[in-house]
Context: one part of a larger RNA
């Protein structure tokens, strides 16, 4: 822009696109078969590869400053107790969410239909014989179709629910045309608080009739026993107070803050 008014949701699916792998073990059954050796079709279960989707319960892994430990050096006027740099975390020892895979779950499948080679039933031409000409069966990981995901610009532009709008004048080339006044609906952008959304955009939440984010409060979890103070030791330390401190990103609650006020599109019942 279009989809013969305008919105808001929610569907159908022409059409596309993905997916389609196997391998062993047990069972049937040492059966059938075979003189033995040896040794199954059919069928049932059970675990695997490798691929792919998806997620984080639990395993790992990151986790740049969440927690501790530590060495040099400079700084806070000493002390003690802290902060700074250490080649872009000085090194270390861990590590919550998030993001992974080495982890977890799922998947091929079954089932309809029409065939392939292919095996047939029934039968002429051609007294017979023949799956075939007429006619009817079976028959593959292949085809269509079930499975997943896109999806009406599917311009043949589909349906379905709902919500909205019920003024007037004048001009005039009579056009689906102009201008004035009135009236701006449903519903959407704009701004803003933010996101398991994201390069921007889009998307999706919420904007006071509010828990969107901050902060506070509890939880949960990480660290791993603060500082101060007393005890012991000469001291380094060590013990008690202490399952303490101290904490990103997680779960909830709570209007303390900040989503203020607002603006603008979009009409007037539709060839």
């Nucleotide at each position: 822009c279009g989809c013969g008014g305008g919105a808001u949701g929610g569907u159908u699916g022409a059409g596309a696109g993905g997916a389609g792998c196997u391998g062993u073990u047990u069972u049937u059954a040492g059966u059938a078969c075979g003189a033995g050796a040896g040794g199954a079709c059919c069928g049932a279960a059970a675990u695997g590869g490798a691929c792919g989707a998806g997620c984080c319960u639990c395993u790992g892994g990151u986790g740049u400053g969440c927690c501790g430990g530590u060495u040099g050096u400079c700084c806070u006027g000493c002390c003690a107790a802290g902060g700074g740099c250490a080649a872009g975390c000085g090194c270390c020892g861990g590590g919550u969410a998030g993001c992974c895979a080495c982890g977890c779950u799922c998947g091929g499948a079954a089932g309809g239909g029409a065939u392939a080679a292919c095996c047939g039933c029934u039968g002429a031409a051609g007294g017979c014989a023949u799956c075939u000409a007429a006619g009817c069966g079976g028959g593959a990981a292949g085809c269509c179709c079930c499975c997943c995901u896109c999806a009406a610009g599917a311009u043949a532009a589909g349906c379905c629910a709902u919500c909205c709008c019920a003024g007037g004048g004048g001009g005039u080339u009579u056009g689906g045309c102009c201008c004035c006044c009135c009236u701006a609906a449903a519903g959407g952008c704009a701004c803003c608080a933010g996101g398991g959304a994201g390069a921007c955009u889009a998307c999706c939440u919420g904007g006071u009739c509010g828990a969107u984010a901050g902060g506070u409060u509890g939880g949960a979890g990480g660290u791993c026993c603060a500082a101060g103070c007393g005890c012991g030791g000469c001291a380094a330390c060590g013990c008690g107070u202490u399952c303490a401190g101290c904490c990103g990103a997680c779960c909830a609650a709570u209007a303390c803050u900040a989503a203020u006020c607002u603006g603008c599109c979009g009409u007037g019942a539709g060839g």
The prediction has a mean pLDDT of 90. This is a predicted structure of a 271-nucleotide part of an RNA (large-subunit ribosomal RNA, domain VI) from a termite gut metagenome. Rfam family: Bacterial large subunit ribosomal RNA.